[in-house]
RNA sequence: UUGUGUUUUAGAGGCUGCGAUGGGCAAAUAGUACAUUGAAAUAGGCUAGGGAGCCGCAUGAUGUUCAAUGGAAAGGUGCAAUCGCCGAAGCGCUGACCUGCUCCCUACGGAUCAGUUGCUGGGACCGUGUUGAAUAAACAUGGGACUGUCAUCGGUAAAUCACCCACUUUACCGAUGGAGUGCUACUUCACAC
Numbered sequence: 001u002u003g004u005g006u007u008u009u010a011g012a013g014g015c016u017g018c019g020a021u022g023g024g025c026a027a028a029u030a031g032u033a034c035a036u037u038g039a040a041a042u043a044g045g046c047u048a049g050g051g052a053g054c055c056g057c058a059u060g061a062u063g064u065u066c067a068a069u070g071g072a073a074a075g076g077u078g079c080a081a082u083c084g085c086c087g088a089a090g091c092g093c094u095g096a097c098c099u100g101c102u103c104c105c106u107a108c109g110g111a112u113c114a115g116u117u118g119c120u121g122g123g124a125c126c127g128u129g130u131u132g133a134a135u136a137a138a139c140a141u142g143g144g145a146c147u148g149u150c151a152u153c154g155g156u157a158a159a160u161c162a163c164c165c166a167c168u169u170u171a172c173c174g175a176u177g178g179a180g181u182g183c184u185a186c187u188u189c190a191c192a193c
Base pairs, nucleotide, nucleotide: 002192003191004190005189009185010184011183014086017085018084019083020082021081024079025078026077034070035069036068037067038066039065040064044055045054047107048106049105050104051103052102053101089120090119091118092116093115094114095113096112098110099109100108121147122146125143126142127141128140129139130138131137149178150177151176152175153174154173155172156171157170158169159168
């Protein structure tokens, strides 16, 4: 020097890379929810089942319909700005805690935090499903392309070479395939040659 393993630091994928923030702006949510008044209707009542509480039992609870008056907001989205980054992040699983009128049991759902060598390289488009006001968006899943990366094979060009060929190296093109626990460059240590 080379090879194998190990370790360190820093990077790349993109012009729609990923995520967060709120006293920014905008659209929509919406004349919706809700409140008050009036009318109708009836016996039980709120995620589900069971028990208890509480409310109601025609002096009308809960929920529903109609009319009038008033009338939001949050989550989600786009633009801009700022910040953190490249398993960025998302999903699944496990655990803790809160929550769906109060308490107990069971189930289902929602929010937050932590762990995880479980899955996904990335963004877009289309189909299906769930959530959602939504044809927005998010998530899951499937599809055919695109893109970055590495490997193998083939080709072209240049370098290397006294000349030519071959090998090797670099770059580009094409095909096939793999996965981020990867890839590129650097560094530590050990072993071998």